[in-house]
């Protein structure tokens, strides 16, 4: 250094002005916000100096992953004459992606999904006096994953 192993710590942004209403931070116009891995033709360093290697940073719509509905399995409760079917509560499951997600044009260049430009697009649920990526709830939660310590493991 690299692998395993135990503990331990971190791991999410955003409504500002307006209109309209009897109520909106939830509707309309303008506006804000983007988790973790991974990939580079950009950025910043080093090394070569013949292509070129290497490190670090580096994408909401390129590839995945997370939570959260949902599904599907169990258990208990409701309801029934019982079964099923439902209802409602817990527990497992991602070898169930089902909601479920969103990008395209010019340019430059050998190559662009990532650069430059310029125009779009998307955001779990359950609340709410009126419909929510931004208010408030599960959340002093879970995490996808970063780090750290330790190990007379390898």
């Nucleotide at each position: 250094c690299g692998c395993c192993g135990u503990u331990c710590u971190c791991a999410g942004g955003g409504c500002g002005g307006g209109g309209c209403g009897g109520a909106a931070u939830u509707c309309c116009c303008c506006a804000c916000c983007g988790g973790c891995g991974g990939u580079a033709u950009g950025c910043g360093g080093g090394c070569a100096c013949a292509g070129g290697c290497c490190c670090g940073c580096c994408a909401g719509c390129c590839c995945g992953c997370g939570a959260g509905c949902g599904g599907c399995u169990c258990u208990g409760c409701c309801a029934u004459c019982c079964a099923u079917c439902g209802g409602c509560a817990g527990a497992g499951u991602g070898u169930c992606a089902g909601c479920a997600g969103a990008u395209c044009u010019g340019g430059u260049g050998a190559g662009a999904g990532g650069c430059c430009a310029g125009a779009g697009c998307c955001g779990a649920c359950g609340g709410u006096c009126a419909a929510a990526g931004u208010c408030c709830g599960g959340a002093u939660g879970a995490a996808a994953g970063a780090g750290a310590a330790c190990g007379a493991g390898c």